[in-house]
RNA sequence: AUGGCGGGUCGGACGGUCGCGGCUCCGCAUGGAGCUGAGGAAAGUCCGGGCACCAAAGGGCAAGGCACUCGUUAAGAGCGAGGCUGUCUGCGGGUGACCGCAGUCAGACGGAAAGUGUCACAGAAACUAUACCGCCAGUCAGCGGGUUGAGGUUACCGCUGGCUGGUAAGGGUGAAAAAGUGCGGUAAGAGCGCACUAUCCGGUAUGGUGACAUACCGGAUGGACAAACCCUGCCUGGUGCAAGACCAAACAGGGAAGAGGACUUGCCCGGUCCGCUAUCAUUCCCGGGUAGGUCGCUGGAGGUGCGCGGGCAACUGCGCAUCCAAGAGAAAUGACCGUCGCUCCGUAAGGAGUACAGAACCCGGCUUACAGACCCGCCUUCGUG
Numbered sequence: 001a002u003g004g005c006g007g008g009u010c011g012g013a014c015g016g017u018c019g020c021g022g023c024u025c026c027g028c029a030u031g032g033a034g035c036u037g038a039g040g041a042a043a044g045u046c047c048g049g050g051c052a053c054c055a056a057a058g059g060g061c062a063a064g065g066c067a068c069u070c071g072u073u074a075a076g077a078g079c080g081a082g083g084c085u086g087u088c089u090g091c092g093g094g095u096g097a098c099c100g101c102a103g104u105c106a107g108a109c110g111g112a113a114a115g116u117g118u119c120a121c122a123g124a125a126a127c128u129a130u131a132c133c134g135c136c137a138g139u140c141a142g143c144g145g146g147u148u149g150a151g152g153u154u155a156c157c158g159c160u161g162g163c164u165g166g167u168a169a170g171g172g173u174g175a176a177a178a179a180g181u182g183c184g185g186u187a188a189g190a191g192c193g194c195a196c197u198a199u200c201c202g203g204u205a206u207g208g209u210g211a212c213a214u215a216c217c218g219g220a221u222g223g224a225c226a227a228a229c230c231c232u233g234c235c236u237g238g239u240g241c242a243a244g245a246c247c248a249a250a251c252a253g254g255g256a257a258g259a260g261g262a263c264u265u266g267c268c269c270g271g272u273c274c275g276c277u278a279u280c281a282u283u284c285c286c287g288g289g290u291a292g293g294u295c296g297c298u299g300g301a302g303g304u305g306c307g308c309g310g311g312c313a314a315c316u317g318c319g320c321a322u323c324c325a326a327g328a329g330a331a332a333u334g335a336c337c338g339u340c341g342c343u344c345c346g347u348a349a350g351g352a353g354u355a356c357a358g359a360a361c362c363c364g365g366c367u368u369a370c371a372g373a374c375c376c377g378c379c380u381u382c383g384u385g
Stems, first nucleotide, its partner, number of pairs: 001381001003379008012340007020037007039356001043367002046365005051240004058269004063236005068082005083109001084107003088103006110231002115229002117225003132171002134167012179197006198221010244295004253286005260274004302323009341354005
């Protein structure tokens, strides 16, 4: 310097004319003046709440959610800090298995010794396994060598094949094959023995809020998967602005069941209310009528500035000052013109373009979309020192 990846911030500005919504003020009225008016995601509706209602919102089962620790917060699967495990890279130690330090990235991170289940294909064999190729011992057969002056036979050696026994060290298959390394030992091997390494379980001591770490002692050793069912621990009443409050309007009828029924997911217990020999509580089906308006609806887990603190950080305490920066209601926040900003083309004049996309009760997050500009970090290639 080129190319690529990841993360963060911004993502249009000003003026004029005309047209809209809200608030305040003036005006007899028509109207006038001032201020203000769609985002970083308003999208998705994924998570958590504020708020509202169900008489109280009780207990249990089912169901659902969470799962390394601590902190932050109204809460949170967000954010911050740490712990452990694993991949890769570099340096160092060790015969080796491995160990230590540093960096980077990832983790849906309780339990596989409660039980059930899956592991295709390959392979001998994938849960309490086995011998495909091999290695060793014995034995049988064949061939060759050897001993002899020559031939035959025996002892001995080698090769090939069969059978019997031993073997799990070596090789093969695989993601994974009886934990591993070294030395000894053996007919050949094997925790068979010794020394050590790794993982897991238990105990003691020290440090830490804690997850854990360090040291010592003892024991165990056939894998992976719980984002498979499951087990353990903790948490959860439900529904949602089409919530809900108030005013207004209207409220024909028919059929079936009926002594019990209703009570904001389902079932049970409890509790409350209504009803009980009936046309009456209540449930289901068919069917008629009414449904207009106001509020909820924006002043808050608010913002901004300054000062003094706490905390590694995320974040947070106190004090003073100041601001109100949409509230539509079938849906306003716009249209046109001009000047800039940014990007591209062009020697220039000039020309073309300017992304994703529109609030609907509100707030804290997550995910997705995005022309272009800027900033930070990492990687590859090339060049120079």
Molecule: Bacterial RNase P class A
Organism: Caldifarciminota bacterium